Context: one part of a larger RNA
Molecule: small-subunit ribosomal RNA, 5' domain
Organism: uncultured eukaryote
RNA sequence: UAUGCUUGUCUCAAAGAUUAAGCCAUGCAUGUCUAAGUACAAGCCUUAUUAAGGUGAAACCGCGAAUGGCUCAUUAAAUCAGCUAUGAUUUAUUAGAUGUUGAGCGUAUCUACAUGGAUAACUGUGGUAAUUCUAGAGCUAAUACAUGCAUAAGAACCCGACUUCUGGAAGGGUUGUAUUUAUUAGAUAAAAAACCAUCCUGGGCAACCAGUUCUCUGGUGAUUCAUAAUAACUUUGCGAAUCGCAUGCCCCUGCGGCGGCGAUGAUUCAUUCAAAUUUCUGCCCUAUCAACUUUCGAUGGUAGGAUAGAGGCCUACCAUGGUUACAACGGGUAACGGAGAAUUAGGGUUCGAUUCCGGAGAGGGAGCCUGAGAAACGGCUACCACAUCCAAGGAAGGCAGCAGGCGCGCAAAUUACCCAAUCCUGACACAGGGAGGUAGUGACAAUAAAUAACAAUGUUGGGCCCUUUGGGUCUGGCAAUUGGAAUGAGUACAAUUUAAACACCUUAACGAGGAUCAAUUAGAGGGCAAGUCUGGUGCCAGCAGCCGCGGUAAUUCCAGCUCUAAUAGCGUAUAUU
Numbered sequence: 001u002a003u004g005c006u007u008g009u010c011u012c013a014a015a016g017a018u019u020a021a022g023c024c025a026u027g028c029a030u031g032u033c034u035a036a037g038u039a040c041a042a043g044c045c046u047u048a049u050u051a052a053g054g055u056g057a058a059a060c061c062g063c064g065a066a067u068g069g070c071u072c073a074u075u076a077a078a079u080c081a082g083c084u085a086u087g088a089u090u091u092a093u094u095a096g097a098u099g100u101u102g103a104g105c106g107u108a109u110c111u112a113c114a115u116g117g118a119u120a121a122c123u124g125u126g127g128u129a130a131u132u133c134u135a136g137a138g139c140u141a142a143u144a145c146a147u148g149c150a151u152a153a154g155a156a157c158c159c160g161a162c163u164u165c166u167g168g169a170a171g172g173g174u175u176g177u178a179u180u181u182a183u184u185a186g187a188u189a190a191a192a193a194a195c196c197a198u199c200c201u202g203g204g205c206a207a208c209c210a211g212u213u214c215u216c217u218g219g220u221g222a223u224u225c226a227u228a229a230u231a232a233c234u235u236u237g238c239g240a241a242u243c244g245c246a247u248g249c250c251c252c253u254g255c256g257g258c259g260g261c262g263a264u265g266a267u268u269c270a271u272u273c274a275a276a277u278u279u280c281u282g283c284c285c286u287a288u289c290a291a292c293u294u295u296c297g298a299u300g301g302u303a304g305g306a307u308a309g310a311g312g313c314c315u316a317c318c319a320u321g322g323u324u325a326c327a328a329c330g331g332g333u334a335a336c337g338g339a340g341a342a343u344u345a346g347g348g349u350u351c352g353a354u355u356c357c358g359g360a361g362a363g364g365g366a367g368c369c370u371g372a373g374a375a376a377c378g379g380c381u382a383c384c385a386c387a388u389c390c391a392a393g394g395a396a397g398g399c400a401g402c403a404g405g406c407g408c409g410c411a412a413a414u415u416a417c418c419c420a421a422u423c424c425u426g427a428c429a430c431a432g433g434g435a436g437g438u439a440g441u442g443a444c445a446a447u448a449a450a451u452a453a454c455a456a457u458g459u460u461g462g463g464c465c466c467u468u469u470g471g472g473u474c475u476g477g478c479a480a481u482u483g484g485a486a487u488g489a490g491u492a493c494a495a496u497u498u499a500a501a502c503a504c505c506u507u508a509a510c511g512a513g514g515a516u517c518a519a520u521u522a523g524a525g526g527g528c529a530a531g532u533c534u535g536g537u538g539c540c541a542g543c544a545g546c547c548g549c550g551g552u553a554a555u556u557c558c559a560g561c562u563c564u565a566a567u568a569g570c571g572u573a574u575a576u577u
Base pairs, nucleotide, nucleotide: 001573002572003571004570005569009448011446015441016408022406023405024404026403027402028401031063032062037060038059043055044054045053070361071360072359080282081281082280085277086276089275090274096269097268111241115146116145122138123137125135126134127133155175156174157173158172159171162168163167176238177237178234180232181231182230183229184228185227200211201210202209203208218225240264242263243262244261245260248258249257250256251254284332285331286330291323292322293321298320299319300318301317302316303315304314305313336358337357338356340351341350342349343348363384364383366381367380368379386397388395389394414439416438417437418436422435423433424432425431454483455482456481457479458478459477460476461475462474463473464472465471466470488517490510491509492507494506520566521565522564523563524562525547526546531561533560534559535558536557542549543548
């Protein structure tokens, strides 16, 4: 693990892995809205017959759908585990920082109180047998798609008319951040002497002499790092024409100026969540596998391409390497790896599909779009294999999600209820979630422990005490005797429980006398606990793991009785220790 017989209660609970990663009818499993993107519903409510306001189906837009759940087919230095690296990289989101630079310039007149053109929903006309198919026409939105202003002064660098030229300059251009390339800085072992320039002090009328000072540079074990600068470069990315709630202050009363708290968006840096590669060590059986690899990359170098990035990852040109008896290469595996499980004195042996971590996969292969993230399958495109509807022209498909069906088999549950809990997603306190929870099935395992307890009487024992036929006291067993007491199994008002229920835990009322509310399963020769009882059978029927039993007194068969073992469980088969 399966199966046979049996089964009262409480708690807990595995469950179509093994065989077919075989095939699937039907239903559901991924959607989502706040004060705060877009409302003109010919929707509803309110209103004063307006305008509007509230709510709001649909639709656009944004985000999610790469998580979760399932399965174990592949896979043997692969996955995986422990230990490293990223100074070789990407990262939506989270939380933290972050930008005053006119963004135009060829010439006309610059919207910044705010630019442009569409499109859906909607209305209406249609097509097809048919689909989550769609065509034509008519409107109208944006945080959709586009376009596009403002903001100073100074400084630095370059050019430089002119000029009284060991010097001074009007004027002009460039300078946000990001991209690509090149260049520069990013320093510094110790000591002495000399020289030059400058500052200061002392001496000196002065020439000059003596002394002193001589400056900024982060981090690492380590970089071409961080950072900064210069010259250019760019299909010129970003630098807010957005939304809600409050509405205030200042006057120089103007179509004036200033202004709070949020929401959304956006660039770069770092953070978080990750991801992708990566160092070292470690794996079952096999030599009836001894050599393998390299033409078509095998091992290394140089350069380029590709990539988020290192790398034969790919290409070109070179070199001839690389692995192997310490088992390469090949084959097998009823092989996903690990954490773990069973067993075990210790060492070990076997198992690990399965709830946690990592990997892989969605009928088989392949390719790709979108996106921060997929080589995605409850996305798309082909091919192969299956297979559905059809009016025969065409169209649609992927349960190794949850239920459920067929098939396969020794072998495995309901087409149930719910988002109340745990969490996840979303524009979100509100919606959704077969994730998950709750019931149903369920002797997979595991937990606690009912099926009686007591007394009297009768009877039969034992120990002790006392003086005898005997008595007393303490204590066992047995009984178709008698007696009241005690209980839940079950039934059930009720409350509780719960999303709602069920069940448990509580609890009124019922609820025990033997023929019930009745315990079984396997055995009774040995191993191995327990019959030299009775009837039947007669080497037959049968039993028996093994030895054996059975041929007319069967301790072993078939039965009755009695007994033994374990007990709500026990036997059998198989695998394993």